The RNA shown here (transfer RNA) has 71 nucleotides and comes from a Candidatus Liptonbacteria bacterium. Its mean pLDDT, the model's own confidence on a scale to 100, is 83. RNAcentral holds the sequence, with entries from ENA.
[in-house]
RNA sequence: GGGCCUAUAGUAAAAUGGUAUUACGUAUCCAUGGCAUGGAUAAAGUGCGAGUUCGAUUCUCGCUAGGUCCA
Numbered sequence: 001g002g003g004c005c006u007a008u009a010g011u012a013a014a015a016u017g018g019u020a021u022u023a024c025g026u027a028u029c030c031a032u033g034g035c036a037u038g039g040a041u042a043a044a045g046u047g048c049g050a051g052u053u054c055g056a057u058u059c060u061c062g063c064u065a066g067g068u069c070c071a
Stems, first nucleotide, its partner, number of pairs: 001070007010024004018054001026042006047063005
């Protein structure tokens, strides 16, 4: 320098172009004399910038970061 892949909650992952979901974790409440544990509820997310579309996590382009291969 070039090719390919990836970027989603604190962590790990889902998501046919139509209200972003699950597990663990966190907070509050309940059960217990207390802990452990169980139950209920809540907060928290699409890397950045454009384009296409009635509508984009999804499609297209660029940038950034990471991984991998070639030189």

It matches the Rfam family "tRNA". Rfam's curators write: Transfer RNA (tRNA) molecules are approximately 80 nucleotides in length.